[in-house]
C1' cells in the first nucleotide's frame, strides 16, 4: 500500500417495541431495550422506496446512510 473477516482480543454501535419530546406527515432527538452489524462511522451523488404540497402534462420541499451503488475516513486480526 492490496486484499479478506476463517480464529482471538479489547470495544463499538443499537432493529422491533415503550417512554418522552419536535414535526401536517415520512420521519428525527434523548432515555430503555437488543433484532442485527466489519463500516449498523460520515456524505442525499445516482438508483429504490416513503411523505406532504402541486397538477393539464410535468413539477416542488422533504425523508430513509439499518434498500443498493458511489464517495471519504477509520480499529484489529490473517493473507
Nucleotide at each position: 500500500a492490496g486484499g479478506u473477516g476463517c480464529c482471538a482480543a479489547g470495544g463499538g454501535c443499537a432493529a422491533a417495541c415503550c417512554g418522552u419530546u419536535c414535526g401536517u406527515g415520512a420521519g428525527g432527538g434523548c432515555g430503555g431495550g437488543a433484532c442485527g452489524c466489519a463500516a449498523a462511522g460520515c456524505c442525499a451523488c445516482g438508483g429504490g422506496c416513503c411523505u406532504c404540497c402541486g397538477u393539464u402534462u410535468g413539477g416542488g420541499a422533504g425523508g430513509u446512510a439499518g434498500c443498493c451503488g458511489g464517495g471519504u475516513c477509520g480499529c484489529c486480526a490473517c493473507c

Notes:
Predicted 3D model of a 79-nucleotide RNA (c-di-GMP-I riboswitch aptamer) from Patulibacter sp. The organism belongs to Patulibacter, within Bacteria.